Overview
The prediction has a mean pLDDT of 85. A computed fold for a 60-nucleotide RNA from an Actinomycetes bacterium, annotated as Fluoride riboswitch aptamer (crcB RNA motif). The source organism's lineage runs through Bacteria, Bacillati, Actinomycetota and Actinomycetes.
[in-house]
């Protein structure tokens, strides 16, 4: 110093916030797609839901 398994911690799953649940990573994991470009496109979830922003519609 390295490997490997548990436990305990923290972090992450393309845009805000809160249960719950799954997985990943450990300082790393994580940081969407399309196009040569200029610029375009979808979504606030990993997943379930509630909450707030926005977009389409109908109604009053």
């Nucleotide at each position: 110093g390295g490997u490997c398994g548990c436990c305990a911690c923290g972090g992450c799953g393309a845009u805000g916030g809160g249960g719950c649940u799954c997985g990943c990573c450990g300082a790393a994991u994580g940081c969407g797609c399309c196009g040569g470009a200029u610029g375009g496109c979808u979504g606030a979830u990993g997943g379930c839901u509630c909450c707030u922003a926005c977009u389409g519609g109908a109604c009053g």